[in-house]
Context: one part of a larger RNA
RNA sequence: UAUGCUUGUCACAAAGAUUAAGCCAUGCAUGUCUAAGUAUAAACAUCUUUAUACAGUGAAACUGCGUACAGCUCAUUAUAUCAGCAAUUAUUUAUUUGAUGGUCAAUUACUACUUGGAUAACCGUGGUAAUUCUAGAGCUAAUACAUGCAUUAAAGGUCCGACUCUUUGCGGGGAGGGCUGUAUUUAUUAGAUAAAAAACCAAUACACUUUCGGGUGUUCCUUUGGUGAGUCAUAGUAACUGAUCCGACCGCAUGGCCUCGUGCCGGCGGCAGUUCAAUCAAAUUUCUGCCCUAUCAGCUUUCGACGGUAGUGUAGUGGACUACCGUGGCGUUAACGGGUGACGGAGAAUUAGGGUUCGAUUCCGGAGAGGGAGCCUGAGAAACGGCUACCACAUCCAAGGAAGGCAGCAGGCGCGCAAAUUACCCAAUCCUGACACAGGGAGGUAGUGACAAAAAAUAACGAUACUGGGCAUUUAUAUGUCUGGUAAUUGGAAUGUGUACAAUUUAAAUCCCUUAACGAGGAUCCAUUGGAGGGCAAGUCUGGUGCCAGCAGCCGCGGUAAUUCCAGCUCCAAUAGCAUAUAUU
Numbered sequence: 001u002a003u004g005c006u007u008g009u010c011a012c013a014a015a016g017a018u019u020a021a022g023c024c025a026u027g028c029a030u031g032u033c034u035a036a037g038u039a040u041a042a043a044c045a046u047c048u049u050u051a052u053a054c055a056g057u058g059a060a061a062c063u064g065c066g067u068a069c070a071g072c073u074c075a076u077u078a079u080a081u082c083a084g085c086a087a088u089u090a091u092u093u094a095u096u097u098g099a100u101g102g103u104c105a106a107u108u109a110c111u112a113c114u115u116g117g118a119u120a121a122c123c124g125u126g127g128u129a130a131u132u133c134u135a136g137a138g139c140u141a142a143u144a145c146a147u148g149c150a151u152u153a154a155a156g157g158u159c160c161g162a163c164u165c166u167u168u169g170c171g172g173g174g175a176g177g178g179c180u181g182u183a184u185u186u187a188u189u190a191g192a193u194a195a196a197a198a199a200c201c202a203a204u205a206c207a208c209u210u211u212c213g214g215g216u217g218u219u220c221c222u223u224u225g226g227u228g229a230g231u232c233a234u235a236g237u238a239a240c241u242g243a244u245c246c247g248a249c250c251g252c253a254u255g256g257c258c259u260c261g262u263g264c265c266g267g268c269g270g271c272a273g274u275u276c277a278a279u280c281a282a283a284u285u286u287c288u289g290c291c292c293u294a295u296c297a298g299c300u301u302u303c304g305a306c307g308g309u310a311g312u313g314u315a316g317u318g319g320a321c322u323a324c325c326g327u328g329g330c331g332u333u334a335a336c337g338g339g340u341g342a343c344g345g346a347g348a349a350u351u352a353g354g355g356u357u358c359g360a361u362u363c364c365g366g367a368g369a370g371g372g373a374g375c376c377u378g379a380g381a382a383a384c385g386g387c388u389a390c391c392a393c394a395u396c397c398a399a400g401g402a403a404g405g406c407a408g409c410a411g412g413c414g415c416g417c418a419a420a421u422u423a424c425c426c427a428a429u430c431c432u433g434a435c436a437c438a439g440g441g442a443g444g445u446a447g448u449g450a451c452a453a454a455a456a457a458u459a460a461c462g463a464u465a466c467u468g469g470g471c472a473u474u475u476a477u478a479u480g481u482c483u484g485g486u487a488a489u490u491g492g493a494a495u496g497u498g499u500a501c502a503a504u505u506u507a508a509a510u511c512c513c514u515u516a517a518c519g520a521g522g523a524u525c526c527a528u529u530g531g532a533g534g535g536c537a538a539g540u541c542u543g544g545u546g547c548c549a550g551c552a553g554c555c556g557c558g559g560u561a562a563u564u565c566c567a568g569c570u571c572c573a574a575u576a577g578c579a580u581a582u583a584u585u
Base pairs, nucleotide, nucleotide: 001581002580003579004578005577009455015448016415022413023412024411026410027409028408031065032064037062038061043057044056063434072368073367074366082289083288084287086285087284088283091282092281096278097277098276099275111248115146116145122138125135126134127133156180157179158178159177160176163173164172165171181245183241185239186238187237188236189235190234205218206217207216208215209214225232247271249270250269251268252267255265256264257263258261291339292338293337298330299329300328305327306326307325308324309323310322311321312320343365344364345363347358348357349356350355370391371390373388374387375386393404395402396401421446423445424444425443429442430440431439432438461491462490463489464487465486466485467484468483469482470481471480472479473478496525498518499517500515502514528574529573530572531571532570533555534554539569541568542567543566544565550557551556
């Protein structure tokens, strides 16, 4: 694990893995809205404090986000996965959290109190046998799709440079003009620093000296983050770009200041948005570790096998791919090949210790969605409750066409030794969404359920009768005392299993726990399953059978007195369980 017989209570609860990763009717399992993106519904609702653009509720639809999570299964897979240990100085990262931006492609006279054109829902006309199929006409929105100013400095830097001074030097000054945010791509510069000595040139400062031309001596200090390590962070220059961002958005409050212009200033949120961090992750990679097999000894390299250089490609590394070049790389320390009723691990069973066997299965990681392949969207998929082909299945059809993927939850067929309800609910735990509100076969709750595992009813106590044991007394008959056992003799007590008002429980129920009322004497409210020769606890009792029928794990039993068969009685073992088969220790 399956099967057989049996089964009262209570609590707990595995369950179509093994065989067919075989096939599936039907239903459901992923949707989502706040004060705060978009409402003229020819929808509803009040006349509610007022509403002649709107203002409440709000179907539909556009927009945004999610649908890459969760759930299921274990087919593949043997250095692969996986585990522990490390790396990313080789990378991407929606969301969340914290920081972050004074500089705006061209410009002649210009929207900046706000620009442009569409489209759905809607309305109407239609097509087809048919689908979550759609065509044509007519409208109308935006945080959809586009376009695009202004507020806004100062200084510095850099490149030109009209002129000008000059000891004519590769000297000094300089009005004015261009460029100068951030992001992208390329090139380049900085991003220092091991210790010591001397000479020369120029300049600076100081001291001494001087024939005022000079000479000698000293000095020359400078700023530089992080790492074990970088071409890092960061900054500069020159360019580059179908120019990334630099808010034309929404809600709630409405206040202050005056030069009263419908002027200026202004709060709290929401939603966007660039860059940098962290977060959530992801992707690759380091070292070590895996079952059986030599009736597998050489394997790899044309078509990358191993390495180098350059490129392509990628988020990034890399023969990942391409070109050129070299000839390597692995192997009895078992390569390569084959097998596996092999997803890996955490773990489970057994075990004195060492071990052996199992691990489909609730946690972590991987892989897959009938088989292969390719792809779109997106931060994230090589996604399948997304798409496109092919193959295999297979559904509807008016025969022209159309639709499909339960290894999600139920359920069906098939397969088999082998496995549950087409139930109820989002109340709990959590997840998702624009969200306190919706959704969730995730999940929970019941149903089935002797998979396992916990607790423990089927009687207890007297009296009487009979019969024992120890002790004491004793005339050895018996008596007393302390105790046992056996009785279809009798007695009252106790209680649940069950039935059931009720409350409780619960999303609603059920069950349990509580609890009125019923409810026990052969207490028929009746315990079973296997055995009784040995191993191995328990009969040499009775009847039947007669080497037959049968039992028996093994030894054996049975041929007319069977301790072993078939029965009856009695007894033994475990007990709400016991037995059998199989695998394993």